[in-house]
About this RNA: This is a predicted structure of a 72-nucleotide RNA (transfer RNA) from an uncultured Isosphaeraceae bacterium. It was read from a public genome assembly. Model confidence (mean pLDDT): 83 of 100. Its Rfam family is "tRNA". It is annotated as a transfer RNA.

């Protein structure tokens, strides 16, 4: 150059166009002599960016960054 993939909370991940879920860490509190483990409960997300379709977009469509593999 060309072409498949990916970017969603500190980390690591799901998400048939309609409230964005788990896990872990975090906090708070409960147990417990204590601490670990466990058990409620809670904060934390402009869903990579700009635009475009829709009544509604993480999602469909194109630009662009960036990250990974392939082929030349």
């Nucleotide at each position: 150059a060309g072409c498949g993939g990916g970017a969603u909370a500190g980390a690591g991940c799901a998400g048939c166009g309609g409230u964005a879920c788990c896990u872990u860490g975090c906090g708070u509190g409960g147990c417990u002599c204590a601490u670990a483990a466990c058990c409620a409960c809670g904060a934390c997300g402009u869903c990579g960016u700009c635009a475009g379709u829709u009544c509604g977009a993480a999602u469909c469509u194109g630009g662009c960054u960036c990250c990974c593999g392939c082929u030349a």